[in-house]
């Protein structure tokens, strides 16, 4: 160098163009219980970047960057 594939909350992980962008774990508040643990209840939290199609993009299309892998 050529090609393919992936990038979403702290982590894993969903979402068939029109979701409050979900769940699970941890995190934080409470509740319980002599503590601690379990458990129960709220709550924090995110689409890798620039562009374009579209009435509406996490989703489609185009360059970029990261990681992975396959070739020479």
């Nucleotide at each position: 160098g050529g090609c393919g594939c992936u990038a979403u909350c702290g982590u894993c992980u969903a979402a068939u163009g029109g979701u409050c962008a979900g769940g699970a774990c941890a995190g934080c508040a409470g509740a319980u219980u002599u503590u601690c643990a379990a458990u129960c209840u709220g709550u924090c939290a995110a689409u890798c970047c620039g562009g374009g199609u579209u009435c509406g993009a996490u989703u489609c299309c185009c360059g970029g960057u990261a990681g992975c892998g396959c070739u020479a």

Source information
A computed fold for a 72-nucleotide RNA from a Patescibacteria group bacterium, annotated as transfer RNA. Rfam family: tRNA. By type it is a transfer RNA. It was read from a public genome assembly. The coordinates come from a structure-prediction model, not an experiment, and the mean pLDDT is 81.